Record summary
The RNA shown here (transfer RNA) has 73 nucleotides and comes from Candidatus Omnitrophica bacterium UBA1562. The sequence was found in a public genome assembly. The coordinates come from a structure-prediction model, not an experiment, and the mean pLDDT is 80. NCBI's taxonomy places the organism under Bacteria, Pseudomonadati, Candidatus Omnitrophota. Rfam family: tRNA. By type it is a transfer RNA. Rfam's curators write: Transfer RNA (tRNA) molecules are approximately 80 nucleotides in length. Gene Ontology term of the family: triplet codon-amino acid adaptor activity.
[in-house]
RNA sequence: GGGCCGUUAGCUCAAUUGGUAGAGCAUCUGCCUCUUAAGCAGAGGGUCGCAGGUCCGACUCCUGCACGGCCCA
Repeated sequence: GGGCCGUUAGCUCAAUUGGUAGAGCAUCUGCCUCUUAAGCAGAGGGUCGCAGGUCCGACUCCUGCACGGCCCA
């Protein structure tokens, strides 16, 4: 330098071929318990890596950039 893959909640990861973004764990609150843990119920938490473009509408399609991984040179 070239090619491919990845980037989504604090962490690990989903999202059926474009239509208002979810799960588990963690955190917080309540119940339960002598207390803690466990268990049960609920709540909060996201500029979907960044910037443009296409579209009525973009996590999803296109382009560039950043970061990480693998391969080639």